Large-subunit ribosomal RNA, domain VI from Phyllosiphon coccidium, 274 nucleotides, folded computationally. The source organism's lineage runs through Eukaryota, Trebouxiophyceae, Watanabeales, Watanabeaceae and Phyllosiphon. The prediction has a mean pLDDT of 85.
[in-house]
Context: one part of a larger RNA
């Protein structure tokens, strides 16, 4: 742009993708079978691998600056304490949230249908035979369905419900009602703006004071482990106490402190018109 006035939920599924694997092992059972050695089908249970699809509770990875420890260097006058650099975290031990796997959890059922080769029943042509020629019953990991995603642009554009539809001016023609233009409102929508488990940009989803959407500050998990100053013992390194201490990025509550201010724009117009 289309769907035949404009919109909002919330839907059918024609179509189209994915899935569909396999091994063991127990029971039936040393049973049928078989002279013995050997050993099922059928039907029931457990386990397990690969392979998918979601997650971070656990196990464990990364975690570029969240915490600690160090080594050389320079800078804050010195000393203590610290801030740069040391290939894109110097270097070392850890690690929250987020990602992820080598952890979690599920998943591939169907006593549903037509069939393939096969295997039949009843049976003629052809008095016998014969699964076929009329009729008819099994039969596969395949096919249809069923399961799981997408899906009405399916132009054959579906389907249910809800919700909206005002006023001004100016011109034309004819006549008091039509028609063209411009402005105005309204369901609803975009735009801004504050964001996010959503994202390349679009999209998408949530909020804009009738507010917890970010940040911020408090409390708290969580991490890292006992800051810094003081004192105390020691000649000193240090060690002890204050102190399970200080710091803390992404998580959780709660708080309008800051910012979502102010606000612009499109738009049917009761609907057979191109």
């Nucleotide at each position: 742009c289309g769907u035949u006035a404009g919109a909002g939920u919330a839907u059918u599924g024609a179509g189209a993708g994915g899935a569909g694997c396999c091994u063991u092992c127990c029971a039936u059972a040393g049973u049928a079978c078989g002279a013995g050695a050997g050993g099922a089908c059928c039907u029931g249970g457990a386990a397990g691998g690969a392979c998918g699809c979601a997650c971070c509770u656990c196990u464990g990875g990364u975690g570029u600056a969240c915490c600690a420890g160090u080594u050389c260097u320079u800078c804050u006058g010195c000393c203590a304490a610290g801030g740069g650099g040391a290939c894109a975290c110097g270097c070392u031990g850890g690690g929250u949230a987020g990602c992820c796997a080598u952890g979690u959890g599920c998943g591939g059922a169907g006593c549903g249908g037509a069939u393939a080769a096969c295997u039949g029943c009843u049976g003629a042509a052809a008095g016998c035979a014969u699964c076929u020629a009329a009729g008819u019953a099994g039969g596969a990991a395949g096919c249809c369905c069923a399961c799981c995603u997408c899906a009405a642009g399916a132009u054959g554009a579906g389907u249910a419900c809800u919700c909206u539809c005002u006023c001004c001016g100016a011109a034309a023609u004819u006549a008091u009602a039509u028609u063209u233009c411009g402005g105005u409102a309204u369901a609803g929508g975009c735009c801004a703006c504050g964001g996010c488990a959503a994202g390349a940009c679009a999209a998408g989803c949530c909020g804009u004071u009738u507010g917890a959407u970010a940040g911020g500050u408090a409390u708290c998990a969580g991490g890292u482990g006992u800051a810094a100053g003081g004192u105390c013992a020691g000649u000193a390194a240090u060690g002890g106490u204050u102190u399970a201490a200080g710091c803390u990025g992404a998580g959780a509550u709660a708080u309008a402190c800051u910012a979502a201010u102010a606000g612009g724009c499109c738009u049917a117009u009761u609907g057979a018109g191109u």